[in-house]
C1' cells in the first nucleotide's frame, strides 16, 4: 500500500409496508374538584380529570427490499465542545482516551408502546486467525493476520 473473516460481516440512506394505535388530539353530552410530573414546577368551575359517542393522528424504533460507503467496518464508556431543557436528562460532534476479532443462542439490569430491537454483565457451543503441540488440544489478539 493492497486483501481476507461473515450468505444475518458493519454502517448509512431510500421506497412501500406492519406496529405504534383506535392511542395523542378535536367536538358534543353526562359527571365532577382535583389532575400531571424524577424534582421544580405545571393544569384546573372560562371545568382539569373521569365515563360514553364521533372523528383521528405523528415521531422514534422494526422486518423485508434496493443502493451506497466499508473490514475498528462500527458499538460503548469517559472527557471535552455545541443545542433542547429549569435541574435530571436527551441529541450531535470530537484528528482526545478505555474497552470490544465476528455473528448465533441463554440469563439479568436499562431503554422502549412491546415478549420485537438496542445497550451492559455473565455463560454456552460455533466460526476466523496465529502460536505451540505426533494427536487430541491448550493459549493469545484487530496497534491483529496474510501478501
Nucleotide at each position: 500500500u493492497a486483501g481476507a473473516g461473515g450468505u444475518c460481516g458493519c454502517a448509512a440512506u431510500c421506497a412501500a409496508c406492519a406496529u405504534c394505535a383506535g392511542u395523542c388530539a378535536u367536538u358534543u353530552g353526562c359527571u365532577c374538584a382535583g389532575c400531571c410530573g424524577g424534582u421544580a414546577g405545571g393544569c384546573g368551575a372560562u371545568g382539569a380529570g373521569g365515563c360514553a359517542a364521533a372523528u383521528a393522528a405523528a415521531a422514534g424504533g422494526g422486518g423485508c427490499g434496493a443502493u451506497u460507503g466499508c473490514c475498528g467496518a462500527a458499538g460503548u464508556g469517559a472527557c471535552a465542545u455545541g443545542u433542547g431543557g429549569a435541574c435530571g436528562c436527551a441529541c450531535a460532534u470530537g484528528a482526545u482516551u478505555g474497552c470490544u476479532g465476528g455473528g448465533g443462542c441463554c440469563a439479568a439490569c436499562g431503554u422502549u408502546a412491546a415478549g420485537a430491537g438496542c445497550g451492559u454483565u455473565g455463560g454456552c457451543a460455533c466460526u476466523g486467525u496465529c502460536g505451540c503441540g505426533c494427536a487430541a488440544g491448550c493459549g493469545g489478539g484487530g496497534u491483529g493476520c496474510u501478501a
The RNA shown here (Lysine riboswitch aptamer) has 147 nucleotides and comes from a soil metagenome. The coordinates come from a structure-prediction model, not an experiment, and the mean pLDDT is 79. It matches the Rfam family "Lysine riboswitch aptamer". About the family: Riboswitches are metabolite binding domains within certain messenger RNAs that serve as precision sensors for their corresponding targets.